The RNA shown here (SAM riboswitch aptamer (S box leader)) has 138 nucleotides and comes from a Chitinophagaceae bacterium. Lineage of the source: Bacteria > Bacteroidota > Chitinophagia > Chitinophagales > Chitinophagaceae. Its Rfam family is "SAM riboswitch aptamer (S box leader)". From the family's description: The SAM riboswitch is found upstream of a number of genes which code for proteins involved in methionine or cysteine biosynthesis in Gram-positive bacteria. The prediction has a mean pLDDT of 78.
[in-house]
RNA sequence: CACUUAUCAAGAAAGGCUGAGGGAUAUGGCCCUUUGAAGCCUUGACAACCUGCCAGAGUUUUUACAUUAAAAACUGUGGCAAGGUGCCAACUCCAACCCGAAAUACUGAGUUUAACAAAGUACCGGGAUAGAUAAGUC
Numbered sequence: 001c002a003c004u005u006a007u008c009a010a011g012a013a014a015g016g017c018u019g020a021g022g023g024a025u026a027u028g029g030c031c032c033u034u035u036g037a038a039g040c041c042u043u044g045a046c047a048a049c050c051u052g053c054c055a056g057a058g059u060u061u062u063u064a065c066a067u068u069a070a071a072a073a074c075u076g077u078g079g080c081a082a083g084g085u086g087c088c089a090a091c092u093c094c095a096a097c098c099c100g101a102a103a104u105a106c107u108g109a110g111u112u113u114a115a116c117a118a119a120g121u122a123c124c125g126g127g128a129u130a131g132a133u134a135a136g137u138c
Stems, first nucleotide, its partner, number of pairs: 002137007013043005021032003025096001027095003044088001046086001049084003052080004057075007092130001097127004104122004110116002
C1' cells in the first nucleotide's frame, strides 16, 4: 500500500517557538485564520478501539460428588482508566453518485379559463462511493 470488521449527529484546553495558510480531494460552496493558520515542544483534558484490572451472567467440558464445589474454554454485559493509539471549530463543515414518496417553498409545460396543474429544483429520508480512527491479516 492492499484486504476484513466496527464506529463516525456526542465529547474535550492552556502556554512556548514559528510566521501564512488551513478545513482528506482533481470539484462547487461555505467557514476558520496576523485578535496568529499549519507544524514542533510542554502540560492538561475527551473518548473507550486494543492490552490490563474489577464485577457479575450464559453455554460446554473435566474432576469430585449426598446436597454441592472447583478448574478450564467460549460468548456476550457493566465498570475503572494504568499502558498503546487516537483526538481536543462547524454532522466526516455542506454538497457531488443512486433511489424515494407526503407536505412545504420556487419555477411552471398544458387548458376546461383564471383557477387547476404535469414535470423540474430546493428541503427531507435511505443507500452507495470516498475519507478518518482502531484492531486483525498480508